[in-house]
RNA sequence: AGUUGAUAAAGCCACAGUCGUCGCGAGGCGGUGUCGGAAAACCACGGGUCUCUGAUGGGAGAGAUAGCCGGGUUACCUGC
Numbered sequence: 001a002g003u004u005g006a007u008a009a010a011g012c013c014a015c016a017g018u019c020g021u022c023g024c025g026a027g028g029c030g031g032u033g034u035c036g037g038a039a040a041a042c043c044a045c046g047g048g049u050c051u052c053u054g055a056u057g058g059g060a061g062a063g064a065u066a067g068c069c070g071g072g073u074u075a076c077c078u079g080c
Base pairs, nucleotide, nucleotide: 002080003079005077012037013036017032018031019030020029021028022027035067041073042072043071045070046069047068048065049064050063051062052061053060
């Protein structure tokens, strides 16, 4: 440097539930928790799903989700 993701090691993240808080809502943030994760880090670009507004078009607008999938960017450790 390339490649791999191991019943390894050092660390990392944290589903559901629950407490607090923000939001009309989907949901966000913090604590607890530990289902899981080798990108479960970052980016709403494509698709999906969900919410709100408005609407009777078969669609529009504004949002949420990166732990739904794809794509892009960056990164720890490590077998070979």